[in-house]
RNA sequence: ACACCAUAAAGAGAGGGCGAGAGACAAGCUCCAUGACCCCUCCGCAACCUACCGACCGGCAAGGUGCGAAAGCUUGAAUGAUGGGU
Repeated sequence: ACACCAUAAAGAGAGGGCGAGAGACAAGCUCCAUGACCCCUCCGCAACCUACCGACCGGCAAGGUGCGAAAGCUUGAAUGAUGGGU
């Protein structure tokens, strides 16, 4: 640098800490002191990369990522963010 892939139409939550905003942006809508968001622990989901098995397809779930409110919440605008690949 490239929207090439994943987070992101599927799937999968409990406990503890903190204490006011959160869902990236705009509008809407929603979540939230019955404690959201965020952080930690454990558990789980997926299977993007590596390893391993396997000609391919595929399997596995050990390591690295990602995820466990709502179709990426919707639409719009932008083609952004994080991780990987080339």